Transfer RNA from Phycisphaera sp., 74 nucleotides, folded computationally. Rfam family: tRNA. The family's RNA type in Rfam is transfer RNA. The coordinates come from a structure-prediction model, not an experiment, and the mean pLDDT is 81.
[in-house]
């Protein structure tokens, strides 16, 4: 330098073929239960889905380019 992979909630992923309001366990916060904690049940917050353009009626999902982490090749 040049190929392959990953990036989505505070943390670990899901979301595979473009399609309607972007989810899931923990974790955080209320709230029940308890004589008080914990465990248990319940509700709530929390995402410009890595940045930034393009295609398209419609992009977390295609395409280009950058950025950042892990592998191989010279």
């Nucleotide at each position: 330098g040049c190929c392959c992979u990953c990036g989505u909630a505070g943390c670990u992923c899901a979301g595979u073929u473009g399609g309607a309001u972007a989810g899931a366990g923990c974790a955080u916060c209320g709230g029940a239960u308890u004589c008080c904690u914990a465990a248990u049940c319940u509700g709530a917050a929390g995402g410009u889905c890595g940045g930034a353009g393009g295609u398209u009626c419609g992009a977390a999902u295609c395409c280009u380019c950058c950025c950042g982490g892990g592998g191989g090749c010279g």